RNA sequence: CAGAAGGGUCGCUAGGGUUCCGGUCGCACACAUCGAUGCGGCGCUGGUCCGAGAGCAACCGGCCUCAGGCGCGCACGACCGCGCCCAGGCUCCACGGCGGGACAAAAGCCCGGGAGAU
Numbered sequence: 001c002a003g004a005a006g007g008g009u010c011g012c013u014a015g016g017g018u019u020c021c022g023g024u025c026g027c028a029c030a031c032a033u034c035g036a037u038g039c040g041g042c043g044c045u046g047g048u049c050c051g052a053g054a055g056c057a058a059c060c061g062g063c064c065u066c067a068g069g070c071g072c073g074c075a076c077g078a079c080c081g082c083g084c085c086c087a088g089g090c091u092c093c094a095c096g097g098c099g100g101g102a103c104a105a106a107a108g109c110c111c112g113g114g115a116g117a118u
Base pairs, nucleotide, nucleotide: 007060008059009058011056012055015050016049020047021046022044023042024041025040026039027038028037061091062090063089064088065087068085069084070083071082072081073080093113095116099111100110101109
């Protein structure tokens, strides 16, 4: 100095915030208490919501192997080659900002297996 690939979908989890629902606090409603309603504050063990390349599971896909089955190629058969089905196996590894972006907002989301490090 150079250096390839590492697939997709769905459900969830760690995590995340606050539009909406719920909760809670305050104020208003001619005094007090309770309730309702309205306005405002608070992310608050909640519901909805967002959600992982380096988390989980399932499915699809991809690759490899071999016995068998089917089809095609050579007039036929055998052999051989190719394709499909079935069966088995593999699908590993993975440190990581700052900053920016989306929705209401944030994040292990997206930029991003990026920059950088090794």